Context: one part of a larger RNA
RNA sequence: GGAUGAACGCUGGCGGCGUGCUUAACACAUGCAAGUCGAACGGGGCUUUUAGGAGCCUAGUGGCGGACGGGUGAGUAACGCGUGAGAAUCUAGCUUCAAGUUCGGGACAACAUAGGGAAACCGAUGCUAAUACCGGAUGUGCCGAGAGGUAAAAGGCUUGCUGCUUGAAGAAGAGCUCGCGUCUGAUUAGCUAGUAGGUGUGGUAAGAGCGCACCUAGGCGACGAUCAGUAGCUGGUCUGAGAGGAUGAUCAGCCACACUGGAACUGAGACACGGUCCAGACUCCUACGGGAGGCAGCAGUGGGGAAUUUUCCGCAAUGGGCGAAAGCCUGACGGAGCAACGCCGCGUGAGGGAGGAAGGCUCUUGGGUUGUAAACCUCUUUUCUCAGGGAAUAAGGUCUGAAGGUACCUGAGGAAUCAGCAUCGGCUAACUCCGUGCCAGCAGCCGCGGUAAUACGGAGGAUGCAAGCGUUAUCC
Numbered sequence: 001g002g003a004u005g006a007a008c009g010c011u012g013g014c015g016g017c018g019u020g021c022u023u024a025a026c027a028c029a030u031g032c033a034a035g036u037c038g039a040a041c042g043g044g045g046c047u048u049u050u051a052g053g054a055g056c057c058u059a060g061u062g063g064c065g066g067a068c069g070g071g072u073g074a075g076u077a078a079c080g081c082g083u084g085a086g087a088a089u090c091u092a093g094c095u096u097c098a099a100g101u102u103c104g105g106g107a108c109a110a111c112a113u114a115g116g117g118a119a120a121c122c123g124a125u126g127c128u129a130a131u132a133c134c135g136g137a138u139g140u141g142c143c144g145a146g147a148g149g150u151a152a153a154a155g156g157c158u159u160g161c162u163g164c165u166u167g168a169a170g171a172a173g174a175g176c177u178c179g180c181g182u183c184u185g186a187u188u189a190g191c192u193a194g195u196a197g198g199u200g201u202g203g204u205a206a207g208a209g210c211g212c213a214c215c216u217a218g219g220c221g222a223c224g225a226u227c228a229g230u231a232g233c234u235g236g237u238c239u240g241a242g243a244g245g246a247u248g249a250u251c252a253g254c255c256a257c258a259c260u261g262g263a264a265c266u267g268a269g270a271c272a273c274g275g276u277c278c279a280g281a282c283u284c285c286u287a288c289g290g291g292a293g294g295c296a297g298c299a300g301u302g303g304g305g306a307a308u309u310u311u312c313c314g315c316a317a318u319g320g321g322c323g324a325a326a327g328c329c330u331g332a333c334g335g336a337g338c339a340a341c342g343c344c345g346c347g348u349g350a351g352g353g354a355g356g357a358a359g360g361c362u363c364u365u366g367g368g369u370u371g372u373a374a375a376c377c378u379c380u381u382u383u384c385u386c387a388g389g390g391a392a393u394a395a396g397g398u399c400u401g402a403a404g405g406u407a408c409c410u411g412a413g414g415a416a417u418c419a420g421c422a423u424c425g426g427c428u429a430a431c432u433c434c435g436u437g438c439c440a441g442c443a444g445c446c447g448c449g450g451u452a453a454u455a456c457g458g459a460g461g462a463u464g465c466a467a468g469c470g471u472u473a474u475c476c
Stems, first nucleotide, its partner, number of pairs: 001476004006472005013346006019339002021304001026302003030299003035064003040061002043058006071257003080182007089174003094170008102136004111126003115122002141150003155162003183229003190220003195217008232254004236247004259280005282293004310336001312335003318332001319330004349379004359370004384413006393403001420465005425446003431460005441448002
């Protein structure tokens, strides 16, 4: 000098765009953050009607989605990440192509009945539907060495759509393997028995000591194993002429985690933040028998801290889930609010004006300086106040705008509403007076102060930056 997710002190007019718990992965009151489909199904309720019927809603069965999106960085020195290769794999929904969609059956919720329990909830008997479940048939294909095995579901309006099943490809995604790179310590030198390899068997979507039985005795290590400490990694960011050094907030990619530890279920996909089970700590309810919970989602509270925001508006846009659609849901997102936290832009007036007024300060008492500064004159209205009008963002025919009566435009008024902070011994731009008297104090370094202090405190003046200016901390 540059930089910061900054903090502190003094001060503070506006706008645009960004950013905002770096500490306790501490504990959380309250509300919301994942639903949707009646065009899969039986039933129920409400409204309406001319007896058929029609419309709306939905506890349950069923389907799809709750593995995305959002948060955090505790753990991890690792194929975790980065980069480049690879073979032994899987993939719901989407696109293309090929083939099919046949015949039957028995249940279980809801519901009803009678119960148990304070509650959470629970069991018993009986009835019932399906795109739920099961059996047979068929086999373009697919699997298998072969024998052989292997699917389906129909609904709705309307008479051609939407579905379902099997297979082949595509797209996109995921799992796995390897080369190289990836912090510090030797005041850590030896480490290792499923350990290293083989055979067999099991297991997985898939290769493999991935698991197991047997056999062999190997494998790693000063090119730093093992151990210990620290740490999410990267694109990037800051700095620097570069080489480097430091860093990993916001945004983007990957990984890991979801009160702590463990486990599997379902599923195309999880060993699952707002799912299940077990154990633990903590909190809450209880009729003491037993139950309920998990903000590292958005707001918000307590606590910790030098320190970090609203319990706001809207689904109008973009995107996501479901649905044939209308649509519903969406604290993702779009916006507004708060904060000079940062960057950028604008303003606090412009021109004229010397009896160089008064006052202040200084003085050699002549003056000098504040200073064209003020007063005063002539203008302007960015800002400001008031009033009126008023968007785009919406596409493809109609409708649809939270922000917002905002931005912006027009008119009126009047210089009106708006300047501070630090420094002035040298480095380093800027000097005098008074007070103090090694005291009080200053200080980044050198140093200053003991009676004439340009270095302390005040005043006048000056210098530098300016809605900021200084200080502290950290990095180059």
Source information: A computed fold for a 476-nucleotide part of an RNA from Hapalosiphon sp. 804-1, annotated as small-subunit ribosomal RNA, 5' domain. Its mean pLDDT, the model's own confidence on a scale to 100, is 85. The full RNA is in RNAcentral, with records from ENA, Greengenes and SILVA. NCBI's taxonomy places the organism under Bacteria, Cyanobacteriota, Nostocales, Hapalosiphonaceae, Hapalosiphon.